RNA sequence: GGGGUGUGGCUCAGUUGGUAGAGCGUCGCGUUCGCAACGCGAAGGCCAGGGGUUCGAAUCCCCUCAUCUCC
Numbered sequence: 001g002g003g004g005u006g007u008g009g010c011u012c013a014g015u016u017g018g019u020a021g022a023g024c025g026u027c028g029c030g031u032u033c034g035c036a037a038c039g040c041g042a043a044g045g046c047c048a049g050g051g052g053u054u055c056g057a058a059u060c061c062c063c064u065c066a067u068c069u070c071c
Base pairs, nucleotide, nucleotide: 001070002069003068004067005066006065009024010023011022012021018055026042027041028040029039030038048064049063050062051061052060
């Protein structure tokens, strides 16, 4: 210097821009003598950071940071 990745605690999804989801985990309730398992419910992220375009951006453009990879 080229390319990829960066989304709830963890692992990831998000169909060509239209106000963010899943599994596991955590918490509560039910069931049980109790635990586990199972069922129901809840909390938790404004999308690595900044700027720009747009009525509107995780999603497009620019810069920066971290990390993986190629020369």
This is a predicted structure of a 71-nucleotide RNA (transfer RNA) from a bovine gut metagenome.
It matches the Rfam family "tRNA".
The sequence is in RNAcentral, with records from MGnify.
The coordinates come from a structure-prediction model, not an experiment, and the mean pLDDT is 81.